[in-house]
């Protein structure tokens, strides 16, 4: 330098154009308990950035940024 893949709560994943962006672990609060663990209930918390297409974009297109693999 070329080419391909990936980027979604703190972590790991789902969501392939329209439902309230879902699940697990974790965190916080509460219930229970003599205390703790376990269990149960509840809450907070996310679409890498910009532009475009579309009535409508996490999803499609382009560019950028970051990460990974391959070729040279």
């Nucleotide at each position: 330098g070329g080419c391909c893949c990936c980027a979604u709560a703190g972590u790991g994943u789902a969501g392939u154009g329209g439902u309230g962006a879902a699940c697990a672990c974790g965190u916080u609060g509460g219930a229970c308990u003599u205390u703790g663990a376990a269990u149960c209930c509840a809450a907070a918390g996310a679409c890498c950035c910009g532009a475009g297409u579309u009535c409508g974009a996490a999803c499609c297109u382009c560019g950028g940024u970051g990460g990974g693999a391959c070729c040279u």

A computed fold for a 72-nucleotide RNA from Branchiostoma belcheri, annotated as transfer RNA. The source organism's lineage runs through Eukaryota, Metazoa, Eumetazoa, Leptocardii and Branchiostoma. Its mean pLDDT, the model's own confidence on a scale to 100, is 81. RNAcentral holds the sequence, with entries from Rfam. Its Rfam family is "tRNA". About the family: Transfer RNA (tRNA) molecules are approximately 80 nucleotides in length.